The RNA shown here (small-subunit ribosomal RNA) has 1519 nucleotides and comes from an uncultured bacterium. Model confidence (mean pLDDT): 84 of 100. It matches the Rfam family "Bacterial small subunit ribosomal RNA".
[in-house]
RNA sequence: AGAGUUUGAUCAUGGCUCAGAUUGAACGCUGGCGGCAGGCCUAAUACAUGCAAGUCGAACGGUAACAUAAGAAAAGCUUGCUUUUCUUGAUGACGAGUGGCGGACGGGUGAGUAAGAUUUGGGAAACUACCUGAUAGAGGGGGACAACAGUUGGAAACGACUGCUAAUACCGCAUACAGCCUUAGGGUGAAAGAAGCGAUUCGCUAUCAGAUGUGCCCAAACGGGAUUAGCUAGUAGGUGAGGUAAAGGCUCACCUAGGCGACGAUCUCUAGCUGGUCUGAGAGGAUGAUCAGCCACAUUGGGACUGAGACACGGCCCAGACUCCUACGGGAGGCAGCAGUGGGGAAUCUUCCGCAAUGGGCGAAAGCCUGACGGAGCAACGCCGCGUGAGUGAAGAAGGCCUUCGGGCCGUAAAGCUCUGUUGCCGGGGAAGAGUGAUGCGAGGGGACUCGCAUAGGGACGGUACCCGGCGAGGAAGCCGCGGCUAACUACGUGCCAGCAGCCGCGGUAAUACGUAGGCGGCAAGCGUUGUCCGGAAUCAUUGGGCGUAAAGGGGGCGCAGGCGGGGACGCAGGUCCCUCCUGAAAGUUCGGGGCUCAGCCCCGUGAUGGGAAGGAAACCGUGUCUCUUGAGCGCGGGAGAGGGAAGCGGAAUUCCUGGUGUAGCGGUGAAAUGCGUAGAUAUCAGGAAGAACACCAGUGGCGAAGGCGGCUUCCUGGACCGCAACUGACGUUGAGGCUCGAAGGCGUGGGGAGCAAACAGGAUUAGAUACCCUGGUAGUCCACGCGGUAAACGAUGAAUACUAGGUGUUGGGUGCCAUAGGCAUUCAGUGCCGUCGCUAACGCAGUAAGUAUUCCACCUGGGGAGUACGUUCGCAAGAAUGAAACUCAAAGGAAUUGACGGGGGCCCGCACAAGCGGUGGAGUAUGUGGUUUAAUUCGACGCAACGCGAAGAACCUUACCAGGUCUUGACAUUGAGUGAAAGGCAUAGAGAUAUGUCCCUUCUUCGGAACACGAAAACAGGUGGUGCAUGGCUGUCGUCAGCUCGUGUCGUGAGAUGUUGGGUUAAGUCCCGCAACGAGCGCAACCCCUGUCCUGUGUUGCCAGCACGUAAUGGUGGGAACUCACAGGAGACUGCCGCGGAGAACGCGGAGGAAGGUGGGGACGACGUCAAAUCAUCAUGCCCCUUAUGUCCUGGGCUACACACGUAAUACAAUGGCGUUUAACAAAGGGAAGCAAAGCCGCGAGGCGGAGCAAAUCCCCAAAAGGCGUCUCAGUUCGGAUUGCAGGCUGCAACCCGCCUGCAUGAAGUCGGAAUUGCUAGUAAUCGCGGAUCAGCAUGCCGCGGUGAAUACGUUCCCGGGCCUUGUACACACCGCCCGUCACACCAUGAGAGCCGGGAACACCCGAAGUCCGUAGUCUAACCCGCAAGGGAGGGCGCGGCCGAAGGUGGGUUUGGUAAUUGGGGUGAAGUCGUAACAAGGUAGCCGUAUCGGAAGGUGCGGCUGGAUCACCUCCUU
Repeated sequence: AGAGUUUGAUCAUGGCUCAGAUUGAACGCUGGCGGCAGGCCUAAUACAUGCAAGUCGAACGGUAACAUAAGAAAAGCUUGCUUUUCUUGAUGACGAGUGGCGGACGGGUGAGUAAGAUUUGGGAAACUACCUGAUAGAGGGGGACAACAGUUGGAAACGACUGCUAAUACCGCAUACAGCCUUAGGGUGAAAGAAGCGAUUCGCUAUCAGAUGUGCCCAAACGGGAUUAGCUAGUAGGUGAGGUAAAGGCUCACCUAGGCGACGAUCUCUAGCUGGUCUGAGAGGAUGAUCAGCCACAUUGGGACUGAGACACGGCCCAGACUCCUACGGGAGGCAGCAGUGGGGAAUCUUCCGCAAUGGGCGAAAGCCUGACGGAGCAACGCCGCGUGAGUGAAGAAGGCCUUCGGGCCGUAAAGCUCUGUUGCCGGGGAAGAGUGAUGCGAGGGGACUCGCAUAGGGACGGUACCCGGCGAGGAAGCCGCGGCUAACUACGUGCCAGCAGCCGCGGUAAUACGUAGGCGGCAAGCGUUGUCCGGAAUCAUUGGGCGUAAAGGGGGCGCAGGCGGGGACGCAGGUCCCUCCUGAAAGUUCGGGGCUCAGCCCCGUGAUGGGAAGGAAACCGUGUCUCUUGAGCGCGGGAGAGGGAAGCGGAAUUCCUGGUGUAGCGGUGAAAUGCGUAGAUAUCAGGAAGAACACCAGUGGCGAAGGCGGCUUCCUGGACCGCAACUGACGUUGAGGCUCGAAGGCGUGGGGAGCAAACAGGAUUAGAUACCCUGGUAGUCCACGCGGUAAACGAUGAAUACUAGGUGUUGGGUGCCAUAGGCAUUCAGUGCCGUCGCUAACGCAGUAAGUAUUCCACCUGGGGAGUACGUUCGCAAGAAUGAAACUCAAAGGAAUUGACGGGGGCCCGCACAAGCGGUGGAGUAUGUGGUUUAAUUCGACGCAACGCGAAGAACCUUACCAGGUCUUGACAUUGAGUGAAAGGCAUAGAGAUAUGUCCCUUCUUCGGAACACGAAAACAGGUGGUGCAUGGCUGUCGUCAGCUCGUGUCGUGAGAUGUUGGGUUAAGUCCCGCAACGAGCGCAACCCCUGUCCUGUGUUGCCAGCACGUAAUGGUGGGAACUCACAGGAGACUGCCGCGGAGAACGCGGAGGAAGGUGGGGACGACGUCAAAUCAUCAUGCCCCUUAUGUCCUGGGCUACACACGUAAUACAAUGGCGUUUAACAAAGGGAAGCAAAGCCGCGAGGCGGAGCAAAUCCCCAAAAGGCGUCUCAGUUCGGAUUGCAGGCUGCAACCCGCCUGCAUGAAGUCGGAAUUGCUAGUAAUCGCGGAUCAGCAUGCCGCGGUGAAUACGUUCCCGGGCCUUGUACACACCGCCCGUCACACCAUGAGAGCCGGGAACACCCGAAGUCCGUAGUCUAACCCGCAAGGGAGGGCGCGGCCGAAGGUGGGUUUGGUAAUUGGGGUGAAGUCGUAACAAGGUAGCCGUAUCGGAAGGUGCGGCUGGAUCACCUCCUU
C1' cells in the first nucleotide's frame, strides 16, 4: 500500500467481497511448562446452607458461661495433697442488657435515568461526626427506664402488668465571652465523667477557624426519530408568608399573563455518564468488561424515623407479588456481598486458606471483627516467555507416493555414531515479602509526636520462588490451507451425484476447487470457524466526493428569517493573536530511565489538541460613528418588440341551408368494403348561416421569469436596451419555510359547437386484431368564472459577481471616418456557429463554460421492492406533496471500441433475379431414406453442406445383425521350456465347425539353429464394444469469395485506430493517384497439366503426296519422311502497335495484325478463420468397459420385409416420334493373361463349339448411336412398357428366400403433370451413343469419352448469397439474438382486514394503607411551673378529624406489538400457457404528462421532448 467481481474487450461510475487489527468471547480438532492478567455480556430470574459489621468493662447496672483466688463442706487416702460440691463479682474476664461510636464506609449491580445524571469550567445562600489549631467552661440538682425479680398471654414470633436499679442515658436550675433573635432597651441559650497511688491522660460543653465530606445554582458539551409542531395553570414572573442546613413556585395566598419552541420545544424509542478502551496516518468512527471517579438501585411501589450524614443492600412501617413456618389465631424472609444451587443460555470458576501484609470499624491499648483484601484452586479465555533436542550421518536404507518405467519426492529426514541437559522426575538446601507490636534502654522536639539500639517472638501463600546434585533424548505437536484474490500440486475415488463456497465460482467420466492419500505452504501449544467493532470505504468526503449524458438542479419567480457582502477614516476589543497563572484526579497512553535472568508485568520522571482568569496587540472578521461613488436604484432623452389584459373589425377556407344548371355515380384504399347518391349525390353557379383558426410575410428572427406569445385597429399596462451623468449613497446577493405564476389532459357551473376527434359503431386486414388503414362519431377542443398543480415543465446544465486567445453570422441601439443607393472602424445589450488554452470517463463544453475563483440555495449515496405501503397535509374527484421497511440480486447504469445484425442507407458482384432452353413435383419402375414390421431387418450420414451418401457393385463369403451348434492362451502377434511331427490325401459321424481312424513318416541349414505343428503353464491376445463433446489424420461448407494479418512509426488514458479509409480502375486489397504513415507476410495473379496455331527433331506398330509392284478390294509390298498423327523440345499474346477517352496515371473503348486479344478455354491449386460440422465402422489413438465372452469358428437366416411418406434417377406419355430398312456413313477415350478373344460352324436368340492373334499406336473388346430412306396418321395406338405365365442361356459349391440375360405370350399406369421448385450463358444447355473402375456373376448408379448442337441476357427495381464504406443497437451463445405483461403452479416477506389478545404512557373520577404536617371538645401523662397537699397548668402520647398520598378500581380516548377468515400487489423459482409491447426505421419511431378503452403486453386522443433512422428542401457553418 491494495486486490477480486458488471464487458467480447476498454475507460470511468457504482455496489458487493477479501487481505489487517481487535475481543470479558463461543464452537470444532488438538494440548508440555511457567509468569502476569481477566472469567454470567443472557433471567435487576428464584434461591437451600455457611460466612460477609461489629466493637468498647478505661461509660453503666451487673454475673449466665469460663478461668483464678479466698473461704466452707464432703470424699479419697500417701495426713497434706488431690478430687467434688457450695459460697464470695474478689480477680482475669464476660453471655444478655443500658449507653457510646460504627452499621450512610467497604463490597455488589446497571434496572431506571437523554437530565435533579455525567464531564469541563465557574458560582453563593449552606451544613460537616471523627481530625487539627484557638478561646472559654465543666457549678449545683432531679426524675426515670432496661437488665433483674414476680405474675401472666401466645404454637411461635413476640409480648402485657407489677416492683427494684446504675450511668458519659434523660431533664430542669445557675453561669454565657461568643453564637442566635431583637422594637437595639433586651431576650434566649451548655456541659460527663472515666482510668491511674500520682504526675497526667482520654473524654465532655460553647464558640471561632482549618481540613475533609456533602447539599445547592449557572454555562457549555453530552443519542435516534419531524411519518412527533406546537407544549405549558404552579405553568412564567412579582409581593407576602411558610418551609429547609441552605438560594428558589420548594409550598401557600393574592396579582400580572406570561414562559418554552425549526439554534427542534413537546412526544416517542434507545441508553448509566466519564477517565479511558479498540481502530485509524490523522480527522474521525465504534465502545464504556476488568482498574479509577461520579450517579442510580438493593424483591416491586410508597413512607418516614434515628442520625453529623440515609429517606438507609445484610434498619423500621405500609401496600403488592412470591416463598417458608403454623396449633389456622398468626408469624418469618429478601445473595444486584463471598462461595454455592436451580433456571435461562452458545457461554463464564472453589459451598478453598488467612487476617502474615495493605486498608477499614471499635478500643487508651493488648486486641476483636473484616468473603474489603492477601493468596491458593478451576478452565489455553488472553498476553508474554521456554521446551519438545544439538552435531555428524548416503548403501540417498526400508516404506509410502508419483512416474515419461529411466527415475523422482518424502530426505540428513530416519537408523547409526558423538554430545547437551532447558523443562519434567528424584534427592538436598532454601528466601525476600517483617515495617509494626511487646519488654528494656536512649535521643530529639514547644507540642503533636518522631527516631535509634538491644532481647525473645511473629508468614495464609509454602518447604513456594530460587540454588545444588543425580537420572536420562529419555515424558512433551498439532491445526488450517494448497483454482484466482493468497504462500503452497500431484494421484486415486466420485460423475450437476455426493459435496465445496468469503467473492468470483467449482462438480454433467481425464476435477490442482468435492472426498482420501502423498507432497508442499502457513501458524504453532495452539490452529481454524462463527459473532462484534474500526480499517481498507475518498462508500456521508471538515481534512477529503459529487449533480449535461452514470444516482443527483427545485417547472418558474417574488421574498421574511438566515448565510455572504464595495472604497476611506476614527473608536471599541466580541472573534483572532501574544505573555503569565489556575485547571485538565490517579491509573492508562507518549517520551526518557529503572526493577524482576528477557519479555509481558511493575516502579520513577516527563509531555499531552482542551477549559478558565488577569494583562496586552489591532492587520483581518465583527461592532459604533463619520464619509465616498464604482455595486444597486431614481431621473432625463431615445428607439425595438407574436410581452400581458379588454373591446371592436376583416378576408380566405371547411361544413350546413335555400335556389339554379346537370346526370350516374361519388367517396375511399396497398386492394377493397362500410358510407353517400335516381326521393338527383359528387361537380358547378348564386345567396345565406355558423363556429374555429389566422396562409404568404416567417428568419437557429423578436418578446417574456418560466409556462408561453403570431390577421388588423383602439384603450389600459409590465419589463428589457441605448445615451446623458442631475439625484440617493451599499440601499446588494442568495434565499429554508411562505406567497404567487404554471403546457396539455382533467373536474364544477353556464354558454357555444364549423372542423377535428379519446370512447363507441361499422368496414377491412389478420391465425386472432379489443390496433395500425377506411367510413361515421360523443365527451373534449372554443368562451366566462372557479378548481387542479403535473410534463422529456430539457440547454436533461440553479442564481449572482469577476477574470480568461481568436474568427464568422444575425437582432436592437450609440460613436467616429469616408461619404451619400452606401461602406469602413469601434462600442453596449441580446441571439447562433466554428475554435486555442483549460476542463471532461469519454462524448463533448469552450466569454451564453461543463474553464479559473468566490457566495448562497436545492439535490445524490448500488439495482429491484417503489415514488409503492402506512401516516399526515391539500383536492369536489381524478389525484398531488411528503415518503419507508421486510425481502431479493451481484450487479444495475454511463461513454466509447471491435464485431454481428437491421423488414437502415450508399457502391459492387454472382445463372441471384430478369430474358431463354430443358427438367423435378403427377405415372409405373429402379435406388436411397424415414416410418412400420421383425428373432434380426447390423452401423453411420439429417437444412443448404444426410437421403443412386460410406457401398468402385449384401445369393455363401462380405457381415459388423439374429437363431442354433462349438472353442477358451484362443482365428491372429511376441517370449521361455519340452516333444517331433505337422500340413495334406482317403474313410466314417455330423448341417458344418469339428471329432475319430488311416495313408504318409518332414523341410531348409553356414550344423549354432530356423520354419512348422502339438500338449501343458503364464505374461497376454482379441473386441466393427462406448465416447468424433478427450484426439491425430483426412473431408465437407461459407468460397476461388477477396479477403486475413504483422513489424516499426503515429494518434488515443484505454479497448483500439491508422496502414487496409478516400478518388478512379479491376475478375481480384488488380493497378494508379492521394494520404501519418512506411514496409512486409498469407491469399489474388503467375509458375504446373490438358486444349487451340506454327516450327524443329524422331518416324514404328502410326501415315501414304509423289515413284514402283500387286490385289476383286485394302499402306498389302518396295519405298518415302512431304501430310495426318504420336512423342519430345521450342515459338506465340505483352494492352506490344494505332486512335479516342481518362489526370501526359492505372485503365477503358475501338482498330490493325494474328490460329488465338485483353486472366483465349478447361483443370489442379482453397488465405486467417466459421460450423464442439462429418468420421473412434478406412486407419491411428487417450480413457472407460467385456475376458469359458461384448472374443473366436460354423450352418441357416437377415441386411432384399411393406399400409405409407420423402429425395434422387432411368423410361415414357409419342409424328422433331415408333417400327422397318439401308450404308462396312462418321468418333474419342479406355481395357485386355485365372485376360481380351478374331475367322469359321451351330442356335430365332441369350449363347455354344472353336482358338488365329495379342502383355498390345501391331491382335481383340469394337457394332458407335443419333443420321439417311420407307412406313404408320393421332388412337391408350405399330405410343408406352410395368406386371405375370411358359421355355431357355450364363456365372457360380449353390440363383428358393435373393442374380443377370434370351425367346414366345401377357400389355398396367401414363395423353406433358397443383402449390411449389431445379440446372444451364457456348462447343454450354439439350440430345446421341461408347468405354472404364468395382466385379465369378449382377448398374437405370458413379467416373470418363467423343458425335449432333441451340435459345437468351433490356437490365440490377425486386428474391437469395457475398464484398466494401457508413449508420442505429438494450445483440456478443452475436436476430435461430435480446426481451415485456397477463394467466397457471410452488415458496417467501409484506400492506389492508370484521375483529381478537397483550404491553406502555398519560388523563378524569372513586377508594385510600403507612406516614409527615395541621387541628382537636375524647382519653392518658415521671422530670418544668403554681400549690402544704389534693389538684391545676405548660408540654407531650394515644384516639379522632383534615390536606397530601402508594397500590387498587371504573371510564373514554391514545400509543405500540402479536394474531385473523378473506383480500391487494411484490419477490423468487425448471424446459408451463397466451400473445410480441421494447431494442434495427423492431416492422405503426420511441418516450413523458394526462384522459379513456382493452385477456395481457398495450392501443387511441391532446400537448410536449429527441434520449428518432432515412431521404429531400430551406437556412447556417467550414473548406